[in-house]
RNA sequence: CAUAACUCGGGCGAUGGAGUUCGCCCUAACCGUCCUUAUAUGGGACUGAUGACUCCUGGCCGCUC
Numbered sequence: 001c002a003u004a005a006c007u008c009g010g011g012c013g014a015u016g017g018a019g020u021u022c023g024c025c026c027u028a029a030c031c032g033u034c035c036u037u038a039u040a041u042g043g044g045a046c047u048g049a050u051g052a053c054u055c056c057u058g059g060c061c062g063c064u065c
Base pairs, nucleotide, nucleotide: 009026010025011024012023013022016056017055018054019053020052021051032046033045034044035043036042
């Protein structure tokens, strides 16, 4: 100096915040699905504020007052 492992710490999980929990990453983890096109850069359609559970905020649809 480089590589690997362990500990501690931090970060990430398709639109906001918080708690719990799971997984992943150590400059990576992460950056949704389907159809079509030619295997693509093009085109079209669809779901969701969660990785999962709960709550808050915001948005959409329906009903009632």

This is a predicted structure of a 65-nucleotide RNA (Fluoride riboswitch aptamer (crcB RNA motif)) from an Acidobacteriota bacterium.
It matches the Rfam family "Fluoride riboswitch aptamer (crcB RNA motif)". A reference for the family is Baker et al. (2012), "Widespread genetic switches and toxicity resistance proteins for fluoride", Science. Gene Ontology terms of the family: positive regulation of gene expression and response to fluoride.
Taxonomically the source falls in Acidobacteriota (Bacteria, Pseudomonadati).